[in-house]
A computed fold for a 73-nucleotide RNA from a Clostridia bacterium, annotated as transfer RNA. Lineage of the source: Bacteria > Bacillati > Bacillota > Clostridia. Its mean pLDDT, the model's own confidence on a scale to 100, is 82. It matches the Rfam family "tRNA". Its family is annotated with triplet codon-amino acid adaptor activity in the Gene Ontology. By type it is a transfer RNA. Rfam's curators write: Transfer RNA (tRNA) molecules are approximately 80 nucleotides in length. The sequence was found in a public genome assembly.
RNA sequence: GCUAAUGUAGCACAGUCGGUAGUGCGGUUCACUCGUAAUGAACAGGUCGCUGGUUCGAUUCCAGUCAUUAGCU
Numbered sequence: 001g002c003u004a005a006u007g008u009a010g011c012a013c014a015g016u017c018g019g020u021a022g023u024g025c026g027g028u029u030c031a032c033u034c035g036u037a038a039u040g041a042a043c044a045g046g047u048c049g050c051u052g053g054u055u056c057g058a059u060u061c062c063a064g065u066c067a068u069u070a071g072c073u
Base pairs, nucleotide, nucleotide: 001072002071003070004069005068006067007066010025011024012023013022019056027043028042029041030040031039049065050064051063052062053061
């Protein structure tokens, strides 16, 4: 230098033939207990890497860009 993949909540990841985003762990509160752990319930937390385009509507399609990983030279 070229090619490909990945980027979604604090962490690990789902979710795509376009329709106002979820699971587990973790966090907070409550219940239970003599107390803790475990268990159960509820809640909070994300402008879906960034910037544009297409569209009535984009995490999803297209272009560019950034970061990481892998391969090639």